[in-house]
Context: one part of a larger RNA
Parts: sequence; C1' cells; structure tokens
RNA sequence: CGCAGGAAACUUGAGAAGGCCUGUCCCUAGUACGAGAGGACCGGGACGGACGAACCUCUGGUGUGCCAGUUGUCCCGCCAGGGGCACGGCUGGUUGGCUACGUUCGGAAUGGGUAACCGCUGAAAGCAUCUAAGCGGGAAACCAGCUUCAAGAUGAGGUUUCCAUCAUCCUUUGGGGUGGUGAGGCUCCCAGUAGACUACUGGGUUGAUAGGCCGGAUGUGGAAGACCCGUAAGGGAUCGGAGCUGACCGGUACUAAUAAGCCGAUACC
Repeated sequence: CGCAGGAAACUUGAGAAGGCCUGUCCCUAGUACGAGAGGACCGGGACGGACGAACCUCUGGUGUGCCAGUUGUCCCGCCAGGGGCACGGCUGGUUGGCUACGUUCGGAAUGGGUAACCGCUGAAAGCAUCUAAGCGGGAAACCAGCUUCAAGAUGAGGUUUCCAUCAUCCUUUGGGGUGGUGAGGCUCCCAGUAGACUACUGGGUUGAUAGGCCGGAUGUGGAAGACCCGUAAGGGAUCGGAGCUGACCGGUACUAAUAAGCCGAUACC
C1' cells in the first nucleotide's frame, strides 16, 4: 500500500515446513522344521543406542554490584574497623537467570491407494493362463493421521462486537473541498515472560509497571562492640542460627509512569 466505510477480538485452512532411525534380551518355544547339528514365522513384553523437542524438581556447571576466609601494599591521623589495587588478587561456598553432564517426552497406532510380487474367476486359443473385461491381497516408500507456520490464499476467506453526525465553502443540484465529532489507534513515559534496531507483552494515578522501603525465602556461616588467656604473634567461649544478603515471593504510592500531542469513518443500493 492492498484486501471498496473505519475498528477490536477470535478463527477456517489452500499451501508450506518438521518428524519418519535402530539394536539387544525375554516369552511363545528348545515348539514347527530337521537324522542330527541347529533352530524359526506369526504374536506379546522388557531394556537400550543415536537423534530431536521442552524444561530446571533433582544432580552438576556458570554465577565480575551475594557471604565468608586470607596474602602483599597504599590510604581513611593512630588502635580497632574498613576501602582501593594486585586475573573478581587468591581461596571456600552460592539465590535468580542461562544451561547439560540433569529430568520428561517423541518416532507410533490406525485408515486409504499402490510397487515388485502372490492370487480368484476367465476368454481370445473347447485346453492352459493373475488379464484381455472383472475381483482380492501386498512395503520402513506414497496420501492422510501427529507438530508448527499460514488469507499478499490479490481466489486477499469467516464469526462476534463497537463507531457513525454537525458546521462551513464551492457547485453544473449529480456532487466536491475544508474543519470538527467519533469506535479505536499511535506518539510519549514506567518496565520485561520480549528484544540487535524495530517488533511483541504488561502498565501509565480509577495505578503495584519499575525503583525504594517493609516482611519473607535463599545463600553465607557466627558481624561490629564488649570480655577472657597470652610478652607478642595469636587464640577462645558468651550475648547469638549472629550479621550481611543480586536477580526470587508477598506487601506498601515514598519516587518515577505527570502533562500533552497526533491520526482516525461511502452510512450506498
């Protein structure tokens, strides 16, 4: 831009894409078969491999504004307590998120038409013949079935709901122009289940959208200060599951989403 008014929501599915794998063992059954050695079809079950998808409950990984320990050095006047730098200085753990080494699930069943092939009936050709007329079976392949996208499918589909009037100017009286109104939409702003930008999703005071604060969870592992022992370095119990705690959960208008602007319709036969 189109889908011959303008919108919002929900859809149909032409078409397209994905998927399509496979092993071992057990039962049937040491049966059928076979002199024996050996050893099934059909049918049923269990457990795997590779591949794929989703997810984070568990197990791990990561976790550079979480917690603790610790070395050197500089600084905060000194002690104590801290901060900077040294690969996050190093080390031990670790929430959310993201992940695999983790968890769950998948390939199907079923139906249809067939291939090679196997048949029934059966002439041409008194026989024979699956074929010439006719009919039946038959594959991991094909078409459906499963998952995803999908009406620019210009063949532009469908359903439901919402909005439709006024002023003015021109006029050849058919109509046309301009402005407003109007369902709705956008800009803008706060954000993230989204994300390169855009888009998408939630929210914008009639508000819990983000930050802050409060409470909780989680993590760390016993803060500072005081006291005791020791010449010192250092060590120790108690107050005390202490102090601190990113993304998590709940609450609370304290801060910021204020204000404002723009777009937006034949009402026809």

The part of an RNA shown here (large-subunit ribosomal RNA, domain VI) has 269 nucleotides and comes from Actinomyces vulturis. The prediction has a mean pLDDT of 84. The organism belongs to Actinomyces, within Bacteria.